[in-house]
Formats: sequence, C1' cells, structure tokens
RNA sequence: GGUCUAAUCUCGAAAGAGAGCGGAGAAACCGUUAUUGGGGUGAAGCGCUUAGCGCUGGGCUAUCCUCUGUCCUAACCCGUCAGCUAACUUCGCAGACUAUUGAGGG
Repeated sequence: GGUCUAAUCUCGAAAGAGAGCGGAGAAACCGUUAUUGGGGUGAAGCGCUUAGCGCUGGGCUAUCCUCUGUCCUAACCCGUCAGCUAACUUCGCAGACUAUUGAGGG
C1' cells in the first nucleotide's frame, strides 16, 4: 500500500461521545398450520458410491459482463421462543491475510 468483512471515521488526556455502516426484536394487513422442537449471524446449503467427491454458493482487476486460473464452501449463537412488520426497543464495528491470476469488451 492492498484483500475478505457491517466491522470505518471524527472529537477527547482518559472515561466516553458523535457520524456512518451493519444485525436482532417488535403492530395492522397479508401469510403460515405446526407440535419429529424450532430459530439466528454468515456465501458456507444439498446429495452420494462417505472422511472423500460432486452439485450449489462465495472471494481474488477501482467498477460491470464474458472467458480463464486459483482458493473457500467454516465457525459460532439463542434456549422451547421469534413469519412479514410502521412506530418503537436493542446490539455490533471484531478477526484473519498479503506482494499479489490474467485476458477480451463496455
């Protein structure tokens, strides 16, 4: 300097505060019929001949499309409870990596 990501910036000695970007809960209307528990963040879900493979989905060019190359397809949380959802309420701003795939057309 750059990448993934909401996970950045500003003020302040600090404690904290603000802006911005994200998540959750929560009416009416609409929708759903369930009780085998169910649900959330996230791309990370499904299948099989099963520990591996395939499909799917996602990342890598300042941006879009196509081709190509390559990598990933985790982890964690709520606790019997949550559809959508205005007002409203509430929470997060961490962590991990890197000297780099290129090409064609907008």

A computed fold for a 106-nucleotide RNA from a chicken gut metagenome, annotated as c-di-AMP riboswitch aptamer (ydaO/yuaA leader). The coordinates come from a structure-prediction model, not an experiment, and the mean pLDDT is 82.